[in-house]
Molecule: RNase P RNA; transfer RNA
Organism: marine sediment metagenome
RNA sequence: GAGUUGGCCGGACAGUCACGGGAUAUCUGAGCGAUCAGGUGUCUCGAGGAAAGUCCGGGCUCCACAGGGCAGGGUGCCAGGUAACGCCUGGGAGGCGCGAGCCUACGGAAAGUGCAGCAGAGAGCAGACCGCCUAAGUGCUUCGGCACCGGUAAGGGUGAAAGGGUGCGGUAAGAGCGCACCGCACGCGUGGUAACACGACGUGGCAAGGUAAACCCCACUCGGAGCAAGACCAAAUAGGGUGUCUAUGGCGUGGCCCGCGCUGACACCGGGUAGGUUGCUUGAGGUGCAUGGUGACAUGCAUCCCAGAUGAAUGACUGUCCACGACAGAACCCGGCUUACAGGCCGACUC
RNA sequence: GGGCCGUUAGCUCAAUUGGCAGAGCAAGGGACUCUUAAUCCCUAGGUUGGAGGUUCGAUUCCUCCACGGCUCACCA
Numbered sequence: 001g002a003g004u005u006g007g008c009c010g011g012a013c014a015g016u017c018a019c020g021g022g023a024u025a026u027c028u029g030a031g032c033g034a035u036c037a038g039g040u041g042u043c044u045c046g047a048g049g050a051a052a053g054u055c056c057g058g059g060c061u062c063c064a065c066a067g068g069g070c071a072g073g074g075u076g077c078c079a080g081g082u083a084a085c086g087c088c089u090g091g092g093a094g095g096c097g098c099g100a101g102c103c104u105a106c107g108g109a110a111a112g113u114g115c116a117g118c119a120g121a122g123a124g125c126a127g128a129c130c131g132c133c134u135a136a137g138u139g140c141u142u143c144g145g146c147a148c149c150g151g152u153a154a155g156g157g158u159g160a161a162a163g164g165g166u167g168c169g170g171u172a173a174g175a176g177c178g179c180a181c182c183g184c185a186c187g188c189g190u191g192g193u194a195a196c197a198c199g200a201c202g203u204g205g206c207a208a209g210g211u212a213a214a215c216c217c218c219a220c221u222c223g224g225a226g227c228a229a230g231a232c233c234a235a236a237u238a239g240g241g242u243g244u245c246u247a248u249g250g251c252g253u254g255g256c257c258c259g260c261g262c263u264g265a266c267a268c269c270g271g272g273u274a275g276g277u278u279g280c281u282u283g284a285g286g287u288g289c290a291u292g293g294u295g296a297c298a299u300g301c302a303u304c305c306c307a308g309a310u311g312a313a314u315g316a317c318u319g320u321c322c323a324c325g326a327c328a329g330a331a332c333c334c335g336g337c338u339u340a341c342a343g344g345c346c347g348a349c350u351c
Numbered sequence: 352g353g354g355c356c357g358u359u360a361g362c363u364c365a366a367u368u369g370g371c372a373g374a375g376c377a378a379g380g381g382a383c384u385c386u387u388a389a390u391c392c393c394u395a396g397g398u399u400g401g402a403g404g405u406u407c408g409a410u411u412c413c414u415c416c417a418c419g420g421c422u423c424a425c426c427a
Base pairs, nucleotide, nucleotide: 001351002350003349004348005347006346007345008344009343011321012320013319014318015317016316017315019046020045021044022043023042024041025040026039027038028037029036030035048327052338053337055336056335057334058333059332060226061225062224063223067258068257069256070255072222073221074220075219076218077091078090079089080088081087092106093104094103095102096101107217108216112215113214114211115210129156130155131152132151133150137148138147139146140145164182165181166180167179168178169177183206184204185203186202187201188199189198190197191196230278231277232276233275240269241268242267243266244265245264249263250262251261252260285304286303287302288301289300290299291298292297322325352426353425354421355420356419357418358417361376362375363374364373370407378394379393380392381391382390400416401415402414403413404412
């Protein structure tokens, strides 16, 4: 100088005012009181690494404590972590890079079915267009050869893809036709929990071309809905009239069937409600230390409380400083992934 | 907040075992007509919303984004 990789920060400080939550003091009003409502003062807390996309997984809630079958979806090398995952960690294999390192939907194409336009002679248990050969057989001959019948996948050409590679032998020319080496398949042995690797071992002339983000097969796995879920208080669904259909029925938001729970159902006439509280933030939680583990992570101890709104809160001004400030705003809560992001800091490593 | 759909020519829409992206209207030119309209003929116009992947080959299959819609008759 060029790069690789892991982690962190995301304007700072001070002051004044404003906004949302909580605590507390006091005043006013209501109430016998408990207490409730409002005003004022003081103290205190107040967005993110992605709060986002809603792409996965889980908690929580209701439907049955989610049960059986069919259909359908998802995942897909191996082992581990986890509440769970399509996430993470470690390893294997393949690919890229000089390297640090990075990437991979990476089960099965010798269970079956399907597909492959155009080009090309031939596209699925293949194929003589050019080329090569004319040994054997037949015919002709000017005795040089020519034609027929044929042989041939070494070479050319087409294509994304044409049925191992190099060499020697062999042959009329050729060909795993034979042999050596390399590759490949199967078996065996050794190492490894396994994926898999290695072998100077054995067998086989080579078969089982591609596509499963085509159907499919195999293994594992998934019930549905979502806080506008749901619960409670108040009010209401009252009481009626008419008609139709019935219990093999109807409802319970389940893809369907069974099962389970509840129960007469529907239409019309007529009448009537739609406000508040809760769920709502203490949690698979954060920080520090120790121990175990290569690591993800786990365990123990100490310590901290860190938004909770419901028209929905973060802003404005002043001063000082710098590198002059990007992407972006919680709405039930967590674990991930993905996407967006000015600039800065630290560690390890490579050329 | 949650949930669900869509995007192909200027507009409205097609396109299925994955194999040359089409139709109607609109636009431009020509014919017919005294002229216009109508009618007939011809022509141009496409990053199939964007990027990446699977495949010989992608509008179609997969992943990630962008934009738009459903407005309380998608859910109180």